This is a predicted structure of a 366-nucleotide RNA (Bacterial RNase P class A) from Methylococcus sp.
A source record names the gene rnpB.
RNA sequence: GGAGUCGGCCAGACAGUCGCUGUCCGCUUCGGCGGAGGGAGGAAAGUCCGGGCUCCACAGGGCAGGGUGCCAGGUAACCCCUGGGGGACGCGAGUCCACGGAAAGUGCCACAGAAAACAUACCGCCUCGGGUUCGCAAGAACCUUGGGGUAAGGGUGAAAAGGUGCGGUAAGAGCGCACCGCGCUUCCGGUAACGGAAGUGGCAGGGAAAACCCCACCCGGAGCAAGACCAAAUAGGGGAGCAUUGGGUUCGUCCCAGCGUGUGGCCCGCACGGCUCCCGGGUAGGUCGCUCGAGGCGUGCGGUGACGCACGUCCCAGAGGAAUGACUGUCCACGACAGAACCCGGCUUAUCGGCCGACUCCACCU
Numbered sequence: 001g002g003a004g005u006c007g008g009c010c011a012g013a014c015a016g017u018c019g020c021u022g023u024c025c026g027c028u029u030c031g032g033c034g035g036a037g038g039g040a041g042g043a044a045a046g047u048c049c050g051g052g053c054u055c056c057a058c059a060g061g062g063c064a065g066g067g068u069g070c071c072a073g074g075u076a077a078c079c080c081c082u083g084g085g086g087g088a089c090g091c092g093a094g095u096c097c098a099c100g101g102a103a104a105g106u107g108c109c110a111c112a113g114a115a116a117a118c119a120u121a122c123c124g125c126c127u128c129g130g131g132u133u134c135g136c137a138a139g140a141a142c143c144u145u146g147g148g149g150u151a152a153g154g155g156u157g158a159a160a161a162g163g164u165g166c167g168g169u170a171a172g173a174g175c176g177c178a179c180c181g182c183g184c185u186u187c188c189g190g191u192a193a194c195g196g197a198a199g200u201g202g203c204a205g206g207g208a209a210a211a212c213c214c215c216a217c218c219c220g221g222a223g224c225a226a227g228a229c230c231a232a233a234u235a236g237g238g239g240a241g242c243a244u245u246g247g248g249u250u251c252g253u254c255c256c257a258g259c260g261u262g263u264g265g266c267c268c269g270c271a272c273g274g275c276u277c278c279c280g281g282g283u284a285g286g287u288c289g290c291u292c293g294a295g296g297c298g299u300g301c302g303g304u305g306a307c308g309c310a311c312g313u314c315c316c317a318g319a320g321g322a323a324u325g326a327c328u329g330u331c332c333a334c335g336a337c338a339g340a341a342c343c344c345g346g347c348u349u350a351u352c353g354g355c356c357g358a359c360u361c362c363a364c365c366u
Base pairs, nucleotide, nucleotide: 001362002361003360004359005358006357007356008355009354010353012331013330014329015328016327017326018325020039021038023036024035025034026033027032041337045348046347048346049345050344051343052342053223054222055221056220065219066218067217068216069215070084071083072082073081074080085099086097087096088095089094100214101213105212106211108207109206122154123153124150125149126148127147128146129144130143131142132141133140134139162180163179164178165177166176167175181203182201183200184199185198186197187196188195189194227288228287229286230285237279238278239277240276241275242274245257246256247255248254259273260272261271262270263269295314296313297312298311299310300309301308302307332335
């Protein structure tokens, strides 16, 4: 100098003017006014996990259902994070992995292929039988739609019952041997996952468990429109008192007549009709929940780290149809994705540009 890997941070800057919305203080003619101070994000998003909080349910256990799945740790908890192991990729810094069980069971494996799993013989190789030809014979060559052996070789496939080599054999074969691989046993290192060594067995065994399933562990349901409190008018419920012309009564102001009010010019008709107070439930409306919190920042200590502890310091949106904006000036690298609605920890997705730190590889110079 070039090419990269990982982690952290910022998200146009400054000034002025005019607004919008909470909080506190003061004034007020209760309408507001003045002053101070606050006012979106790293993802506020997706709502995919986990928790707090609230209500409901709940002795305990099991079944069903769902989730997680190498080991150890962190945490309030986690499908998160950290460290480690194993595997894959990369020269490397590093990155990625649903990473328990297929020698419990059931099912599946397209096409191709003989065969896709209680193994199997298509071509080939070897051998026996048969036949033809040659030969005096021994035998040789060839054919074979007969029997057998064989998994070396060919061919199919994503995948074919350990790999390479030597020996061996009629041809072959873990048939034997060496090394590698695999299983088992023992020892050593490690908290563990796991790693290493020695011995031993010729050697169980295709894949797939994001198929059912088995094993281990975890999980009650609904969600701030959760939920709590105050509480009007109208209608309806319960109670008390008062009023009420006559009759009936099933004892309910239930029925009939009468009375009153309304309609209508009037009659008939039709419709309506106790009054007052108290209690309780619900609705409108209002208040709370509501933002001081597993909180931010700094320092120190412990830990490889995630993180924890101690001390100091700060208060940093809280609306309720929903505020967080507009304009002007100057400057630059000319500004992306995007907008809180109970809160917090994560993950994922979107994102113009820029800064810082650690590390790796290559080339050159000293």